[in-house]
RNA sequence: GCCGCGGUAGCCAAGGUGGUCAAGGCACAUGUCUGAAAAACAUGGGAUUUCGGUUCGACUCCGAACCGCGGCA
Numbered sequence: 001g002c003c004g005c006g007g008u009a010g011c012c013a014a015g016g017u018g019g020u021c022a023a024g025g026c027a028c029a030u031g032u033c034u035g036a037a038a039a040a041c042a043u044g045g046g047a048u049u050u051c052g053g054u055u056c057g058a059c060u061c062c063g064a065a066c067c068g069c070g071g072c073a
Base pairs, nucleotide, nucleotide: 001072002071003070004069005068006067007066010026011025012024019056028044029043030042031041032040049065050064051063052062053061
């Protein structure tokens, strides 16, 4: 340099048929329980890398940029 894949909360991660409240786990906070903690249970907050385009409507489609991983040279 070229090709492919990926970027979703503090971490991991599903989704992709364009419209529904953006799943789940860990972590965190509060409560129940306990003498107190841990565990367990209940409740709660927080997320679509950036810019532009298409569209009535974009996390989703298109283009570019940035970052990461793999392959080729």
Molecule: transfer RNA
Organism: bacterium